Bacterial RNase P class A from a Betaproteobacteria bacterium, 358 nucleotides, folded computationally. The organism belongs to Betaproteobacteria, within Bacteria. Its mean pLDDT, the model's own confidence on a scale to 100, is 77.
[in-house]
RNA sequence: GAAGCUCGCUAGGCCGUCGCUGGUGCAAUCUGGGAAACCAGGCACUGGAGGAACGUCCGGACUGCACAGGACAGCGCAGGAGGUAAUACCUCUCCACCGUGAGGUGAGGAUCAGAGCAACAGAGACGAGUCACUUGGGGGCCGCACCGAAGGCGCAAGCCUGAGGUACGAGCCACAAAGUGGGUGAAACGGGCAAUCUCUGCGCGCAGCAAUACCAAGUAGGCCAACGUUGAGGCGGUCCGCUGAGUUGGCGGGUAGGUAGCACCGAGCCGGGUAGGCGACUCCCGGCCCAGAGGAAUGACGGUCACGCGUCGGGCAACCGGCGUGCACAGAAUCCGGCGUAUCGGUGAGCUUCACAC
Numbered sequence: 001g002a003a004g005c006u007c008g009c010u011a012g013g014c015c016g017u018c019g020c021u022g023g024u025g026c027a028a029u030c031u032g033g034g035a036a037a038c039c040a041g042g043c044a045c046u047g048g049a050g051g052a053a054c055g056u057c058c059g060g061a062c063u064g065c066a067c068a069g070g071a072c073a074g075c076g077c078a079g080g081a082g083g084u085a086a087u088a089c090c091u092c093u094c095c096a097c098c099g100u101g102a103g104g105u106g107a108g109g110a111u112c113a114g115a116g117c118a119a120c121a122g123a124g125a126c127g128a129g130u131c132a133c134u135u136g137g138g139g140g141c142c143g144c145a146c147c148g149a150a151g152g153c154g155c156a157a158g159c160c161u162g163a164g165g166u167a168c169g170a171g172c173c174a175c176a177a178a179g180u181g182g183g184u185g186a187a188a189c190g191g192g193c194a195a196u197c198u199c200u201g202c203g204c205g206c207a208g209c210a211a212u213a214c215c216a217a218g219u220a221g222g223c224c225a226a227c228g229u230u231g232a233g234g235c236g237g238u239c240c241g242c243u244g245a246g247u248u249g250g251c252g253g254g255u256a257g258g259u260a261g262c263a264c265c266g267a268g269c270c271g272g273g274u275a276g277g278c279g280a281c282u283c284c285c286g287g288c289c290c291a292g293a294g295g296a297a298u299g300a301c302g303g304u305c306a307c308g309c310g311u312c313g314g315g316c317a318a319c320c321g322g323c324g325u326g327c328a329c330a331g332a333a334u335c336c337g338g339c340g341u342a343u344c345g346g347u348g349a350g351c352u353u354c355a356c357a358c
Base pairs, nucleotide, nucleotide: 001354002353003352004351005350006349007348008347009346010345012305013304014303015302016301017300018299020048021047022046023045024044025043026042030041031040032039033038050329054340055339057338058337059336060335061334062208063207064206065205074204075203076202077201078200079093080092081091082090083089094108095106096105097104098103109199110198114197115196116193117192131181132180133179134178135177137175139173140172141171142169143168145166146165147164150161151160152159153158212260213259214258215257218255222251223250224249225248226247227246233243234242235241268288269287270286271285272284273283275282276281307326308325309324310323311322312321313320314319
């Protein structure tokens, strides 16, 4: 110098104007809305998105319900040891694979408990015993030789047909046995796959903040008490008349609505340690309080500086100036720990390989 590996940091700054939203104080309990619960209103000060707030994949906190104990089912995890509130996360380490290396990846329990599966090629693929060759064996067919029942012809000698039998065979066919072997394929009685079922070990009760708790109308229905066909009540006040079964009061549950849960003294944040540990992490000391709505705030505009790109001009060059343009991914919704994914750019540290120079 080039090419890489690993671990981080940052996520535009400042000013002005106009807004949005939470908290605290002033403060008297005033004004408005509402039946109430409760909400809103003035002034001052002050807080107000992220490294991923995202996906909602995993683990917890919290809440309600269920729950003596055990087992089955279901779901999940899987080398070993450790960390943690917990995990499928993290750390260290063994093994396997990839890389020259720094490093990276791992879906790394079990296939003599049982089942299932294997494209193409190949004779044959999970069932067993297959294709070819060789060897010897027994069998059948065929050929040939001999024997030959019986029959035919002939006067006869003899000739012809011939069931069947015996022996032989470089022949053919199928059979079982032994041995050998080319080829196919990832794999050919020997293995593979458990990310197929299964087995083993371990873990898990179910639901989720629209959880849940409290306050609480109207209407309808419920319960209780009193009065009422010996006439309650109604027909605007009284009488007559008509009508004819409810009327009045109380209680309790639920809904609309409201409040809490919910912005947290916390698995909290920041800094430090010659504390323990290889490390994840734990411990100790000091400091701090750090968004919280409920259709949902955290913004808009202008200026300026910084940065990237393009272009023009100047300059030998480094660079300087003008103009234009761009400035990512994304956005809290009960909270927390992880994982995964997205991301314009800028920047730090450690390490590896190669080349060159000393």